[in-house]
A computed fold for a 108-nucleotide RNA from Oryzomonas japonica, annotated as c-di-GMP-I riboswitch aptamer.
Its Rfam family is "c-di-GMP-I riboswitch aptamer". Rfam describes the family as follows. GEMM was predicted in a large-scale screen for bacterial structured RNA regulatory elements.
Taxonomically the source falls in Oryzomonas (Bacteria, Pseudomonadati, Thermodesulfobacteriota, Desulfuromonadia).
Its mean pLDDT, the model's own confidence on a scale to 100, is 81.
RNA sequence: UACCGAUAAAGCCUAACCCUUCGCGAGGAGGGGGCGGAAAGCUACGGGUCUCCGUCAUGCCCUGCGACUAAGCGCGCCGGGCAUCGGGGAGACGGCCGGGUUGCCGAA
Numbered sequence: 001u002a003c004c005g006a007u008a009a010a011g012c013c014u015a016a017c018c019c020u021u022c023g024c025g026a027g028g029a030g031g032g033g034g035c036g037g038a039a040a041g042c043u044a045c046g047g048g049u050c051u052c053c054g055u056c057a058u059g060c061c062c063u064g065c066g067a068c069u070a071a072g073c074g075c076g077c078c079g080g081g082c083a084u085c086g087g088g089g090a091g092a093c094g095g096c097c098g099g100g101u102u103g104c105c106g107a108a
Base pairs, nucleotide, nucleotide: 004106005105012037013036017032018031019030020029021028022027035095041101042100043099045098046097047096048093049092050091051090052089053088056086057084058083059082060081061080062079064077065076066075
């Protein structure tokens, strides 16, 4: 110096949950708390998960209109509503994984 990581030492961080607060939300911040952590420091670059929007697409429902018909069904069009395994936009998570970057200690 690199790998590695002790039932070592000194410190550090703080899950769930509770309180306050910010955000439409996923979540963030502060306090308590402590399951854990050797990068549980930083970074959304790749993957992933989650949230919001509902422009696109698709499907379903409703009103109206049109051509056809004896009529109805079905078909086409305008408008409205709902849904999402999808495409898109905006975000969240670093304690989901990988990458990048910085860093404390030193037994084997």